[in-house]
RNA sequence: GCCCUCAUAGCUCAGUGGAUAGAGCAACAGCCUCCUAAGCUGUGGGUCGAAGGUUCGAGUCCUUCUGAGGGCG
Numbered sequence: 001g002c003c004c005u006c007a008u009a010g011c012u013c014a015g016u017g018g019a020u021a022g023a024g025c026a027a028c029a030g031c032c033u034c035c036u037a038a039g040c041u042g043u044g045g046g047u048c049g050a051a052g053g054u055u056c057g058a059g060u061c062c063u064u065c066u067g068a069g070g071g072c073g
Stems, first nucleotide, its partner, number of pairs: 001072007010025004018056001027043005049065005
């Protein structure tokens, strides 16, 4: 220098163009318990890496950039 993959909640990830973006773990609250842990129930938490484009509609498709990983020279 060229090519490929990835970026979504605190962490690990799902979500192949359609209505309020979800799960597990974690956090917090409640129940239980003498207390803690475990167990059960609930709650909060997201500018979907940035900017632009396509579309009636974008986390999803396209372009550029940023960051991480990999391959080739």